[in-house]
Context: one part of a larger RNA
Molecule: small-subunit ribosomal RNA, central domain
Organism: uncultured bacterium
RNA sequence: UUGGGUUUAAAGAGUGCGUAGGUGGUUUAUUAAGUCAGUGGUGAAAUCCUGCAGCUCAACUGUAGAACUGCCAUUGAUACUGAUAAACUUGAGUUUGGUUUAGGUAAGUGGAAUUUAUGAUGUAGCGGUGAAAUGCAUAGAUAUCAUAAGGAACACCAAUAGCGAAGGCAGCUUACUGGACCAUAACUGACACUGAGGCACGAAAGCGUGGGUAGCGAACAGGAUUAGAUACCCUGGUAGUCCACGCCGUAAACGAUGCUCACUCGAUGUUAGCGAUAUACUGUUAGCGUCCAAGCUAAAGCGUUAAGUGAGCCACCUGGGGAGUACGCCGGCAACGGUGAAACUC
Repeated sequence: UUGGGUUUAAAGAGUGCGUAGGUGGUUUAUUAAGUCAGUGGUGAAAUCCUGCAGCUCAACUGUAGAACUGCCAUUGAUACUGAUAAACUUGAGUUUGGUUUAGGUAAGUGGAAUUUAUGAUGUAGCGGUGAAAUGCAUAGAUAUCAUAAGGAACACCAAUAGCGAAGGCAGCUUACUGGACCAUAACUGACACUGAGGCACGAAAGCGUGGGUAGCGAACAGGAUUAGAUACCCUGGUAGUCCACGCCGUAAACGAUGCUCACUCGAUGUUAGCGAUAUACUGUUAGCGUCCAAGCUAAAGCGUUAAGUGAGCCACCUGGGGAGUACGCCGGCAACGGUGAAACUC
């Protein structure tokens, strides 16, 4: 390379948008580039293959043929692919009317709770643990009540629920804004799918500048435990967690399952619509779940939300370790990220 694979054995990029490229619905006509057929030219010799012959055989050699699967020209064929022209509506998009949503951004606002401060009542303990101690407290703590301040998070509703491309999204209200679905079948008329590079988004932690800091809490300190205890437990507690702006660009970024389309029994629950109807109930579309037929799989299992049967495009894998390391390059303020070997060894 061919071939084979990628849920769990090595392997799906964290996610989307999209350039080039690859692939592409139905019908008609033209063309004849691909494709197919015929003919001509060329395809040196040697080699290879076949027949025959010559060295006693063979290797070797000679001779005749075939072949050289290719290229060029020309004459035809026109199903398929391409190209050109015209048309179509089922793919795709739009209109109109609805529905839905913790989708996003910004501003405002609410109550519970923790903590702190002040005042009041009140007196000797509180707190904490397996048990204790450190700690707090007669300078009046803990407890109870009132008032105030401030920060962060939103109990119940709440769901096997919903929305979003993923990350993710939850008190309430308003403004701006995104998507999906259903019905309609009026419009466009293949406008589509995928997508190397590229661009954008991307939890937590971390970084820069400036704020903020109630609770929690890496580091750190003390008390315990223990043979030791740089831990688990306890008392404190700084970064951080929060906000604004700018970086970082990684996660078991997981469904460990790329995206799109078509096809292949059913049962049942649920969310949002739509149709019929009398409320029941039932049909249908799009999601979210559970269990199973066929089929698949090494098995576990998957099973119309496929890991089944096919098509298109992309990404990735090729024994373990060395190693996601070294070197180089690119990115970053840094931390580090991306790309990514070999020797050697089993």